[in-house]
RNA sequence: GCCUGUAGCUCAACUGGUUAGAGCAGAGCGCUCAUAAUGCUUUGGUUGCGGGUUCAAGUCCUGCCGGG
Numbered sequence: 001g002c003c004u005g006u007a008g009c010u011c012a013a014c015u016g017g018u019u020a021g022a023g024c025a026g027a028g029c030g031c032u033c034a035u036a037a038u039g040c041u042u043u044g045g046u047u048g049c050g051g052g053u054u055c056a057a058g059u060c061c062u063g064c065c066g067g068g
Base pairs, nucleotide, nucleotide: 002068003067004066005065008024009023010022011021017055025043026042027041028040029039030038048064049063050062051061052060
């Protein structure tokens, strides 16, 4: 100097826009003699921490922290 940080994990989120989602995982229920597999429902987020711009910031600017 460059890239990067979003759920427990892996990742989306368009040119800034209305309620931040998906898969896996966790919990409950069904199915089964039982387990696995599978089906349904559901839980889970200060978007690394501050500040700024804007009617509005995960997204833009900036300082710091962590990773490559």
Transfer RNA from Diaphanoeca grandis, 68 nucleotides, folded computationally. The organism belongs to Diaphanoeca, within Eukaryota. The sequence is in RNAcentral, with records from ENA.